This is a predicted structure of a 100-nucleotide RNA (Purine riboswitch aptamer) from Paenibacillus sp. KS1. The source organism's lineage runs through Bacteria, Bacillati, Bacilli, Caryophanales and Paenibacillus.
[in-house]
RNA sequence: AAUCAUAAAGUAGCGUCUUCUCGUAUAGGUGCAGGAAUUGGCCUGCAUGUUUCUACCCAAUCACCGGAAUGAUUGGACUACGGGGAACCAGCGUGCCGCA
Numbered sequence: 001a002a003u004c005a006u007a008a009a010g011u012a013g014c015g016u017c018u019u020c021u022c023g024u025a026u027a028g029g030u031g032c033a034g035g036a037a038u039u040g041g042c043c044u045g046c047a048u049g050u051u052u053c054u055a056c057c058c059a060a061u062c063a064c065c066g067g068a069a070u071g072a073u074u075g076g077a078c079u080a081c082g083g084g085g086a087a088c089c090a091g092c093g094u095g096c097c098g099c100a
Base pairs, nucleotide, nucleotide: 010096011095013094014093015092016091018086019085020084021083022082023081024080025079026055029048030047031046032045033044034043035042040065041064049056057076058075059074060073061072062071063070
């Protein structure tokens, strides 16, 4: 000089934890397979869509269909990441200080 390891105490910045809000992603979407219902209009699974984990449904209204197939409109989330606010500022993580 470099590297590694390190207890207690102190300190204050950041993070974690709670909550609100905004942005981005995705259109709570699309393509299929098997099965079921018809006083019903669903269930299970696969794929795709996101520099993305997860989710991919519900309700109302209108339409449509009748043994096999649903559609439109409106409203309603979760999740991932990021920005801002509030609360907490106890604990924990981390940084600093300090000791050897």
The sequence is in RNAcentral, with records from Rfam. Its mean pLDDT, the model's own confidence on a scale to 100, is 76. Its Rfam family is "Purine riboswitch aptamer". About the family: Riboswitches are metabolite binding domains within certain messenger RNAs that serve as precision sensors for their corresponding targets. Allosteric rearrangement of mRNA structure is mediated by ligand binding, and this results in modulation of gene expression. A class of riboswitches that selectively recognises guanine and becomes saturated at concentrations as low as 5 nM. In Bacillus subtilis, this mRNA motif is located on at least five separate transcriptional units that together encode 17 genes that are mostly involved in purine transport and purine nucleotide biosynthesis.